[in-house]
């Protein structure tokens, strides 16, 4: 340098172009003599930009950034 895969809440993972959604983790509040279990509630992400579309996490280019494989 070429190829080839990949990028969502703090982690894991889903969403046929049509309300971004669940567990874990964390806050609150209940329960309990206390933890733990459990129930409720909240928090909280689509790697930037640009284009296609009525409408894009989902398709298209270009950039960054991770992996992988050639040389």
């Nucleotide at each position: 340098u070429c190829c080839g895969g990949g990028g969502u809440c703090g982690u894991c993972u889903a969403a046929u172009g049509g309300u971004a959604g669940g567990a874990c983790a964390g806050a609150u509040g209940g329960u309990u003599u206390u933890g733990g279990u459990c129930c409720a509630u909240c928090c909280a992400a689509u790697u930037u930009u640009c284009g296609u579309u009525c409408g894009a996490a989902u398709c298209g280019a270009a950039a960054c950034c991770c992996c992988g494989g050639a040389g």
Molecule: transfer RNA
Organism: bacterium